[in-house]
RNA sequence: GCCGCCGUGGUGGAAUGGCAGACACGCAGCACUCAAAAUGCUGUGGAGGCAACUCCGUGUCGGUUCGAGUCCGACCGGCGGCA
Numbered sequence: 001g002c003c004g005c006c007g008u009g010g011u012g013g014a015a016u017g018g019c020a021g022a023c024a025c026g027c028a029g030c031a032c033u034c035a036a037a038a039u040g041c042u043g044u045g046g047a048g049g050c051a052a053c054u055c056c057g058u059g060u061c062g063g064u065u066c067g068a069g070u071c072c073g074a075c076c077g078g079c080g081g082c083a
Base pairs, nucleotide, nucleotide: 001082002081003080004079005078006077007076010025011024012023018066026044027043028042029041030040031039045056046055047054048053059075060074061073062072063071
């Protein structure tokens, strides 16, 4: 230099172009306990708001579409192959 694959919360990882983050782990609170562990319940992306709720968010920037994590292009990063 060329070709291919991959990039999603704190972590692993789902999602047929139609509620983004299922499920698990972790974390926080509560219950149980003399106290813990284990177990159970609830919550857990970000910003704003007293709240109801609103806006943003799938590596980055664009495009297609009524609608994109998903399709297309460029770029960035990682892995593999060829030279």